[in-house]
Context: one part of a larger RNA
RNA sequence: UUGAACGCUGGCGGCACGCCUAACACAUGCAAGUCGAGCGGCAGCGAGGUGUGUAGCAAUACACACUGUCGGCGAGCGGCGGACGGGUGAGUAAUACGUAGGAACCUACCCUAAAGAGAGGGACAACCUGGGGAAACUCGGGCUAAUACCUCAUGAUACUCGAGAGAGGAAAAGGUGCCUUAUUGAAAGACAAGGUGUCGCUUUAGGAAGGGCCUGCGUCCGAUUAGCUAGUUGGUGAGAUAAAAGCUUACCAAGGCGAUGAUCGGUAGCUGGUCUGAGAGGACGGCCAGCCACACUGGGACUGAGACACGGCCCAGACUCCUACGGGAGGCAGCAGUGGGGGAUAUUGGACAACGGGGGCAACCCUGAUCCAGCGAUGCCGCGUGGGUGAAGAAGGCCUUCGGGUUGUAAAGCCCUUUAGGCGGGGAAAAAGGCAGUAGUCCGAACAAGGCUAUUGAUUGAUGGUACCCGCAGAAUAAGCACCGGCAAACUCUGUGCCAGCAGCCGCGGUAAUACAGAGGGUGCGAGCGUUAAUC
Repeated sequence: UUGAACGCUGGCGGCACGCCUAACACAUGCAAGUCGAGCGGCAGCGAGGUGUGUAGCAAUACACACUGUCGGCGAGCGGCGGACGGGUGAGUAAUACGUAGGAACCUACCCUAAAGAGAGGGACAACCUGGGGAAACUCGGGCUAAUACCUCAUGAUACUCGAGAGAGGAAAAGGUGCCUUAUUGAAAGACAAGGUGUCGCUUUAGGAAGGGCCUGCGUCCGAUUAGCUAGUUGGUGAGAUAAAAGCUUACCAAGGCGAUGAUCGGUAGCUGGUCUGAGAGGACGGCCAGCCACACUGGGACUGAGACACGGCCCAGACUCCUACGGGAGGCAGCAGUGGGGGAUAUUGGACAACGGGGGCAACCCUGAUCCAGCGAUGCCGCGUGGGUGAAGAAGGCCUUCGGGUUGUAAAGCCCUUUAGGCGGGGAAAAAGGCAGUAGUCCGAACAAGGCUAUUGAUUGAUGGUACCCGCAGAAUAAGCACCGGCAAACUCUGUGCCAGCAGCCGCGGUAAUACAGAGGGUGCGAGCGUUAAUC
């Protein structure tokens, strides 16, 4: 000094930290969704409309049915995100990391700039219908929409081919707000055209940020590991990739590495750093941060800007579960939690209020990231367990040379205080924003809509009635642990009698033991103190 454990003891708070072992197996819940302002729709919910019935003179009320008309929305098509965030350290001694460089590359969303956004088409889900299956699920027929898919046109400086000329090569006429006009309608509204705002779309160039690749140097132990290597080393052609390259392949050459330690074996994630030390150095790499690797074990690709993908797919294997025995389902090294292993390590908690992330125009939704709370003296830091006075040096204990000494101002008594704890009252900051109104301004034909700014209003807190403040009562509720032979601060009595025992080393104990056990006293530290383990 510690991510500690164990023994005895234990009042409070703040801030941290908490499976180091079995990368062992996992019940249960949650951890990645979102968009109806892309689309067809309508299962459920709410509203409206229509019809019928009942009551009533009627308005109306109730019931049933129909209706996507509206708010919305399960499932579906489609988009973006599930490659981030979170976990673990198995593997890896170099395909890693650290540092300094390099050239042959990619980059969704975001920013800047330029140009464009024309004309058509055919499907597939959902749905309807028929069938198979115990289930998981699956097969056939029919209809349909789109910001899904396809074709054509346009198309430059980019790109590909080409010596050149030249050739090839894109899209969503989309969504939505508002205004005007026309048509229809009694109106609400519907629909079309035009204008305008906004969110998207396509191509190209640049940026920002991220990533892929290559090189130099550095990075543990073993020589009781001395030789290793055939895609091996280099070249040419071809292929592959976003991209250089034996990256792959055919042919040719016979190279390449090694005592400056190749190869092999063992161990190990690396770093910023942490601990120690005067330093040099030594040891370590838990929390936090950067990078890497992995996701039951092994292999593989698909989709995509990005994966060879923890909560995606396929195959094989081991294991667990369901089964109608034909066949299926699963992967906590996410957060909790369980069994097991172990000396040993926590709650199946609250909230999205903040911060950050995904989706969305937004409202908002999701978020075991995160923020909080719970448990643990695991660590560090702070506070308390009272303060003053008080000699008859009380009683009791212990020792005694029996005079006394000591415990000891310690206690009692007297006078005070009230931190923490208890009770009562008040009570934050963390809130920025979003929504609605008004004013100004920008765009615009517009006093419309929308963006920005200012202002007003009603609001948004898990923690938590918490922190903090005030008041009340009352010394009240709060001290232990180890040691006392020397090292090393601290001594006597009794018991025991080489026994029982102690012990880090030296060593104590066989009848007066400051060393064992108990007691009185003392020393050290103190909500801790010792022991064990480990490191300097």